[in-house]
RNA sequence: CCAGACGGUCGGGCGGCCGCUCUUGCGUGUCCCGAAAGGGUGCAAGGGAGGAAAGUCCGGGCUCCAUACAGACACGGCGGCGGGUAACGCCCGCCGAGGGCGACCUCAGGGAUAGCGCCACAGAAAACAAACCGCCCAGCGGCUUCGGCCGCCGGGUAAGGGUGAAACGGUGGGGUAAGAGCCCACCGCCCCGACCGUAAGGAAGGGGGCAUGGCAAGCCCCGCCGGGAGCAAGACCGAAUAGGGACGCAGACCUUCGGGUCAGGCCUGUUUGUGGGCCGCGUCCGGGUGGGUCGCGCGAACCGCCGAGCGAUCGGCGGUCCAGAUGAAUGGCCGCCCCGCCAAACCUGGCGACAGGGGAGGCGGACAGAACCCGGCUUACAGACCGUCUGGCGCC
Repeated sequence: CCAGACGGUCGGGCGGCCGCUCUUGCGUGUCCCGAAAGGGUGCAAGGGAGGAAAGUCCGGGCUCCAUACAGACACGGCGGCGGGUAACGCCCGCCGAGGGCGACCUCAGGGAUAGCGCCACAGAAAACAAACCGCCCAGCGGCUUCGGCCGCCGGGUAAGGGUGAAACGGUGGGGUAAGAGCCCACCGCCCCGACCGUAAGGAAGGGGGCAUGGCAAGCCCCGCCGGGAGCAAGACCGAAUAGGGACGCAGACCUUCGGGUCAGGCCUGUUUGUGGGCCGCGUCCGGGUGGGUCGCGCGAACCGCCGAGCGAUCGGCGGUCCAGAUGAAUGGCCGCCCCGCCAAACCUGGCGACAGGGGAGGCGGACAGAACCCGGCUUACAGACCGUCUGGCGCC
């Protein structure tokens, strides 16, 4: 210098003018609403979108629902090992498999000797393999230039061809009629395994001629996890889950007639048990409010330093307060600068086409916008910058 891998940061800046929203303070004096408190309006000061605010895909906080406890079944999710975390399907480290020369990347990565099922097309044969061509042997027939050749039939053969995603080890040698782990060497595979590691797992060495295909994002088996609904949750003010009506079905006992006990019914997949909640139950008709306030931002918060750890992360100390709208604010215009692209004068070289410089001017500057809040994942994104590492070339 070229090509690349991984991780991280930012995502326009400054100024002027005009607005919007929230908070605080002041003024309420001549304005509006209100009985008042107060609100509107006015003035001043301060705060005011993101790395993804997005998709709403996971995990939680918070809130409500009389049950969410223990067990079984069903349903759904997850799946190497160890760690991190409030938790996770997330993250870190490691292991294994695959890819890359390499930095590094990818993996729904438990179980295929529990059972069932499937393996399309092609192909002769696709799962306790299979003779289509070929090769070899025997028999019969024909031909012969006597070396053989052709046809039929029977048998052997998985070495060769061909099909396929996949054809039941590979290479070489021996062997054989031709062949074949039939035998041998090396490689591969399977089984056992000292030892190492918390574990997944690795593995010296030994044994076995090899007998054992794939799919569980097919059923299934094993282990672990899971109550539901969501800020339109929910709470308060207000007459406002008020109050009313029709039909059907509704036990026993006690009673001082108010009620009480038992039974029964209802309550979140089904069911059993424990412990409870509610009370006539079911079906239907009809009525009212749909305004305001809270929830609502001090939090698994952010920043800096130190420490532990390979790391995710954790601990300590110090500092900071950082949007809260509800027809829904966070914006618009202008100027200068910045970055990228195009490019006129002009300069240099050249006869010239043109090359190098130069920059008037023009165009462009992304993806996208909180709505209860966090932790993740995924997706979108013009451009700029930083760090570590890999491969190659050149020079010292």

Predicted 3D model of a 396-nucleotide RNA (Bacterial RNase P class A) from a Caulobacterales bacterium.
Rfam family: Bacterial RNase P class A. Rfam's curators write: Ribonuclease P (RNase P) is a ubiquitous endoribonuclease, found in archaea, bacteria and eukarya as well as chloroplasts and mitochondria. It is annotated as a ribozyme.
Model confidence (mean pLDDT): 75 of 100.
RNAcentral holds the sequence, with entries from ENA.
The gene name in the source record is rnpB.
Taxonomically the source falls in Caulobacterales (Bacteria, Pseudomonadati, Pseudomonadota, Alphaproteobacteria).